[in-house]
């Protein structure tokens, strides 16, 4: 200098004007209704003026008690309006592929079927996710990929070629010791044939052909025997383990491939879902008929058990509005400790959408990297898919110079 690998951050920015949604505070309007206050009348006690010579008559007013309420005054609240203040879509919000929280069934069990995962050890609420390690494979390398248990439990599947493709074989070859045939001989021997038979070392076919190399042996051959390698079983060392090293011993040694083929093995698994549910209000006809009683219902299928007492079909009639669930979370950030790491503990700090046919838009100006994929709808942890670009860090290889 060029080309790569891995991890992370951002997701047009700034300013102005107008606009949208919900929060907080203040002010204002606030009918009816709600809360406080509240007469007169009632009961008891007391008692002024006035009249009267006195007795007496009289009963304005006061205190206490009980009991309502019109009105008046004050307050709170739903909702509206105005102002101020601060907040308002994502790294994937997408897919609905996994796992949960939450809600209901429900007081809830056993089994079968079914489904999921699949090297080892950890993390996590959990997972099919993540972290670290092992093995196999790819890459010069940094690194990347893996649907990674079992084929001596069983059953299947594999075109063509080839003799034969799995308790699988004789096409060409080699032998023909033994038996047979021919020749030969007094009888033999020797020779020949390659028929019977033997063989799987050599050749061929194929992606793959009954471990490999060498030596001996044999009629010719063959783990037939032996040495070494390979393979299997155990053992030794290291490691928590998967495994690794190759120490020691035994064995001629399993008849290949394939399980995202059926299957076997180990472990795990209630269902449905915020249109789940809860509360308030309103309305009608708590209607009629038929069927079941060894029946029906109890939220994936079946059986057993168990609980409850109704269940199904047809005809006919009425209502369907509002509040809540709804956002403080297995939450986020920083620092310190532990750990290789995923993560975890503590301290401090932060509050960051809750719409309800669906809110964040429009205009102008400047800048630049010229803006892609794309919009929450109960919430969270992941995975997968789409994607214009910009930046940061570490590592690998190549070229050149010193």
């Nucleotide at each position: 200098u060029g080309a790569g690998u891995u991890g992370g951050u951002c997701a047009g920015a700034c300013a102005a004007u107008c606009g949208c949604u919900g929060g907080u505070u203040u002010a204002u309007u606030g009918a009816a209704g709600c809360c406080c206050u509240u007469a007169a009348c009632c009961g008891u006690u007391u008692a002024a003026a006035a009249u009267g010579a006195a007795a007496a008559u009289g009963g304005a007013g006061a205190a206490c008690g009980a009991u309502c309420u019109a009105g008046u005054g004050g307050g709170a609240c739903a909702a509206g309006u105005a102002a101020a203040u601060g907040a308002g879509a994502g790294g994937a919000a997408a897919g609905u592929c996994c796992g949960g929280g939450c809600u209901a069934c429900a007081u809830a069990g056993g089994g079968c079927a079914g489904a999921g995962u699949g090297c080892c050890a950890g993390a996590u609420a959990a997972c099919g996710u993540c972290u670290g390690g092992g093995a196999a494979g790819c890459g010069u390398g940094a690194g990347c990929u893996u649907a990674c248990g079992a084929c001596a439990a069983g059953u299947g599947c594999a075109g063509c070629a080839g003799a034969g493709a799995g308790c699988a074989a004789a096409c060409c070859g080699c032998c023909g010791a033994u038996g047979g045939c021919u020749u030969g001989u007094a009888a033999a021997a020797a020779a020949g044939c390659a028929c019977a038979g033997g063989u799987a070392a050599g050749g061929g076919u194929g992606a793959a052909a009954g471990g490999g190399u060498g030596u001996g042996g044999u009629a010719a051959g063959a783990g037939c025997a032996c040495a070494c390698c390979g393979c299997g079983u155990a053992u030794a060392u290291g490691g928590u383990a998967a495994c690794a090293u190759u120490u020691u011993a035994c064995g001629g040694c399993a008849g290949g491939g394939u399980a995202a083929a059926c299957u076997c093995c180990a472990c795990u698994c209630g269902u449905a879902g915020c249109a789940a549910g809860a509360c308030c209000a309103a309305a009608u006809a708590g209607g009629a008929a038929c069927u079941c009683a060894a029946u029906g219902a109890g939220c994936g299928g079946c059986c057993c058990g168990u609980u409850c007492a109704g269940a199904g079909u047809u005809c006919g009639g009425g209502u369907a509005g509002g509040u809540u669930g709804c956002u403080u979370g297995a939450g986020c950030g920083u620092u310190u400790g532990u750990g290789c790491g995923a993560a975890u503990a503590a301290a401090c700090g932060c509050c960051u959408a809750g719409a309800g046919g669906a809110a964040u838009g429009a205009u102008u100006g400047u800048c630049c990297a010229c803006g892609a994929c794309a919009g929450a709808a109960c919430c969270c942890g992941g995975c997968u898919u789409a994607u214009c670009g910009a930046c940061c860090a570490a590592c690998u290889c190549u070229u050149u110079a010193u």
Predicted 3D model of a 402-nucleotide RNA (Bacterial RNase P class A) from Bisgaardia hudsonensis. Its Rfam family is "Bacterial RNase P class A". Its family is annotated with tRNA processing, ribonuclease P activity and dimeric ribonuclease P complex in the Gene Ontology. The organism belongs to Bisgaardia, within Bacteria.